[in-house]
RNA sequence: GGGGCUAUAGUGUAGCUUGGUAUCACUCCGGGUUUGGGGCCUGGCGACCGGGGUUCGAAUCCUCGUAGCCCCA
Numbered sequence: 001g002g003g004g005c006u007a008u009a010g011u012g013u014a015g016c017u018u019g020g021u022a023u024c025a026c027u028c029c030g031g032g033u034u035u036g037g038g039g040c041c042u043g044g045c046g047a048c049c050g051g052g053g054u055u056c057g058a059a060u061c062c063u064c065g066u067a068g069c070c071c072c073a
Stems, first nucleotide, its partner, number of pairs: 001072007010026003020056001028044006049065005
């Protein structure tokens, strides 16, 4: 220098193919159970790597970047 893959709550992860409310688990917070804690039950908070474009509508499509991993030179 060229090519490929990946990026979503604090952590892990589904959704991307086929554009239409962003899923689940753990953690955390409230409540119940318990003398208390743990466990269990129940409710809740919290996220699309960044800029631009297309579209009525973008996590998803296009484009330019950033970061990580791999391959070629």

A computed fold for a 73-nucleotide RNA from a Candidatus Woesearchaeota archaeon, annotated as transfer RNA. It matches the Rfam family "tRNA". Rfam describes the family as follows. Transfer RNA (tRNA) molecules are approximately 80 nucleotides in length. It is annotated as a transfer RNA. Taxonomically the source falls in Candidatus Woesearchaeota (Archaea, Nanobdellati). The coordinates come from a structure-prediction model, not an experiment, and the mean pLDDT is 83. The sequence was found in a public genome assembly.